[in-house]
Context: one part of a larger RNA
RNA sequence: GUCUGGGAGUUAUUGUCUACGGCGAGCUUAAAGCUUUACGGGCUGGAGGCGGAGCGAAAGCGAGUCUGAAUAGGGCGAUUAGUCAUAGGCAAUAGACCCGAAACGGGAUGAUCUACCCAUGGUCAGGUUGAAGCUCGAGUGAGAUCGAGUGGAGGACCGAACUGGUGGACCUUGAGAAGUUCUCGGAUGAACUGUGGGUAGGGGUGAAAGGCUAAUCAAAUUCCGUUAUAGCUGGUUCUCUUCGAAAUAUAUUUAGGUAUAGCCUCAUGCGCUGACGAUCGGGGGUAGAGCACUGAAAAGGCUAGGGCCCAUACCCGGGUACCAAACCUUAUCAAACUCCGAAUACCGGUCGGUGUAGCAUGGGAGUCAGUCUGUGGGGGAUAAGCUUCAUGGACGAGAGGGCAACAGCCCAGACCGCCGAUUAAGGCCCCAAAAUCAUUACUAAGUGGUAAAAAGGAUGUGAAUUUACUUAGACAAUAGGGAUGUUGGCUUAGAAGCAGCCAUCAUUUAAACAGUGCGUAAUAGCUGACCUAUCGAGCGAGUUUGCGCCGAAGAUGAUCGGGACUAAAGUAAUGUGCCGAAAUUGCGGACUUAUAAAUAUUAUGAGUGGUAGAAGAGCGUUCCAAUCGGGCAGAAGCCAAAGGGGCAACCGAUGGUGGACUGAUUGGAAGUGAGUAUCCAGAC
Numbered sequence: 001g002u003c004u005g006g007g008a009g010u011u012a013u014u015g016u017c018u019a020c021g022g023c024g025a026g027c028u029u030a031a032a033g034c035u036u037u038a039c040g041g042g043c044u045g046g047a048g049g050c051g052g053a054g055c056g057a058a059a060g061c062g063a064g065u066c067u068g069a070a071u072a073g074g075g076c077g078a079u080u081a082g083u084c085a086u087a088g089g090c091a092a093u094a095g096a097c098c099c100g101a102a103a104c105g106g107g108a109u110g111a112u113c114u115a116c117c118c119a120u121g122g123u124c125a126g127g128u129u130g131a132a133g134c135u136c137g138a139g140u141g142a143g144a145u146c147g148a149g150u151g152g153a154g155g156a157c158c159g160a161a162c163u164g165g166u167g168g169a170c171c172u173u174g175a176g177a178a179g180u181u182c183u184c185g186g187a188u189g190a191a192c193u194g195u196g197g198g199u200a201g202g203g204g205u206g207a208a209a210g211g212c213u214a215a216u217c218a219a220a221u222u223c224c225g226u227u228a229u230a231g232c233u234g235g236u237u238c239u240c241u242u243c244g245a246a247a248u249a250u251a252u253u254u255a256g257g258u259a260u261a262g263c264c265u266c267a268u269g270c271g272c273u274g275a276c277g278a279u280c281g282g283g284g285g286u287a288g289a290g291c292a293c294u295g296a297a298a299a300g301g302c303u304a305g306g307g308c309c310c311a312u313a314c315c316c317g318g319g320u321a322c323c324a325a326a327c328c329u330u331a332u333c334a335a336a337c338u339c340c341g342a343a344u345a346c347c348g349g350u351c352g353g354u355g356u357a358g359c360a361u362g363g364g365a366g367u368c369a370g371u372c373u374g375u376g377g378g379g380g381a382u383a384a385g386c387u388u389c390a391u392g393g394a395c396g397a398g399a400g401g402g403c404a405a406c407a408g409c410c411c412a413g414a415c416c417g418c419c420g421a422u423u424a425a426g427g428c429c430c431c432a433a434a435a436u437c438a439u440u441a442c443u444a445a446g447u448g449g450u451a452a453a454a455a456g457g458a459u460g461u462g463a464a465u466u467u468a469c470u471u472a473g474a475c476a477a478u479a480g481g482g483a484u485g486u487u488g489g490c491u492u493a494g495a496a497g498c499a500g501c502c503a504u505c506a507u508u509u510a511a512a513c514a515g516u517g518c519g520u521a522a523u524a525g526c527u528g529a530c531c532u533a534u535c536g537a538g539c540g541a542g543u544u545u546g547c548g549c550c551g552a553a554g555a556u557g558a559u560c561g562g563g564a565c566u567a568a569a570g571u572a573a574u575g576u577g578c579c580g581a582a583a584u585u586g587c588g589g590a591c592u593u594a595u596a597a598a599u600a601u602u603a604u605g606a607g608u609g610g611u612a613g614a615a616g617a618g619c620g621u622u623c624c625a626a627u628c629g630g631g632c633a634g635a636a637g638c639c640a641a642a643g644g645g646g647c648a649a650c651c652g653a654u655g656g657u658g659g660a661c662u663g664a665u666u667g668g669a670a671g672u673g674a675g676u677a678u679c680c681a682g683a684c
Stems, first nucleotide, its partner, number of pairs: 001684006011094009021084003026050003032044004054061002064076004097235002100232001104225006115199009124189001126158003129154001133150006162186003167182004201217001203213003238618006248261005262367002264364007272355001276352007288340001289338002294334003298330004303324001305323002307320004370395010400411003415589004420585003426579003429563003435576001437575006448565001456550002460547008469538001477534005483507003488502003513528001517526002590608007619673001621670010637657004644651002
């Protein structure tokens, strides 16, 4: 892992509600006793309980009573239905649907492992070093001291046994629940070790690591309290039908729990009150707008005050491209500004509205983590698949079609069947159903196809429009001219069109600057403006706008879903067709519900997506009672099963196998349904 079997809302009491039944101003027995066909029976038994009257703390009074000075007002009552069974829903108390702790307490059992201690024994190859002391010698006044020898000390040295376990490798479903191998520490000591004994669980022991205390230690093991508790996780077993949520408010040692309300369901009652529409009447200060207030803020004018300059003994005074109040003009801004001010929304009256309903009371819930998207805001960075409100939608609990794929987007709400029909969103070259459809443009970038990417850049190209020049010859190109006073004056070493400053005239001309740029030390030189000729028709500068271009960088191989597409299969616009869903519709069938009839199914209308959850109706299993059956001429069980039945759970003639019990109907009682619990046991 698979298979088979087991495996979870039970029972008792009390309360409450519903259904159904008995009796009814009453209802009812409990223990116990008697009886009996021995039972789920019958009869006694009224002790007690509930109801029949309440109010007050009470005395007490009483359809009233309490408060109160009150005959006021107010509170609680009165104007009648209960009670006892049975069944079911729910709650409380009990283990209380099942499994699951980490823990806590009590009594025992453990020092054959290990820690330390006590008693008594044992063990340590070999080699090295050479302390004290002693002897002799030297030495001294005597010593100290020195040398040689002797000696054999040491938590001394090297290194086996022994003991340990440093580093590496291997092993890691191992040979082994800690090993093997190589290497390494100690190895006469605080050494190692045998045997016997001692210390016990908040205790021991500990050269101290929270170590060890029998493969168990921040409190051993075992049995008991014990089904500890678990606002937590997991699991919770047949079918069909009807309706169908919530992820909010308030409170909470509360935030992943709970209570009450909200939203769902069932029952009973009310009876038009409901959603919605119309109309009428309200209050408002949002959007917008505005500047009348409060503030912000630009330019100008006017003009207090101030600064600066001039003048001034002082008082006066003059100027001002400075700062600037108030005021004026022009032009603005505001969630905490408003002279104004909608649409909606909200409240109320009236009318319509029998539904998509509404309201009240009672039984039962679930929900209190929500998510995305459109719109209006706050926070954030006018970031986030961010966060927090409001208001719609969807998902949640929603299948189908579209968006390549894709809960929340677009279309659309699936009772069942059909090889019928029409459409929605979206599409119609091929993959792939339907236009290689029609008309007119644009795009050349594979733009489309990047996310509408930005500032910025560009003789890309289309459309519209304004304007300058132009057959009195434009624009471009080529050729020629481009002069004189004069080297203008100043400055300067020099300044001659061309360092700089000032001026920028006049003359000859078709035209020609006191000079546009390059250049020289300064001149020179080249060039431009300007004029002429050649040529012969358009040429330049803007503005608005369509589609394109650059700007444009990412990690395994690229791509619009792919192939492919260019007078498109791209973009813009117009038109006509077609395809396309579980939508709509046709035919057949099932069920729910309402209303009619009608009597036991007909008609008509409305309906039948669904998680948590509420409500209803059934199937099957085991046993019991009654009735009716089947069976060795073959029961149960097992296998197969009818173009058999039932929407389904399931039922089943018949055949095979099997070899002794068993079925149907009507009731009753439950150890009553398995795929999930890292579920339990067994088998493989």
RNAcentral holds the full RNA, with entries from ENA. Large-subunit ribosomal RNA, domain II from a Puniceicoccales bacterium, 684 nucleotides, folded computationally. The organism belongs to Puniceicoccales, within Bacteria. Its mean pLDDT, the model's own confidence on a scale to 100, is 84.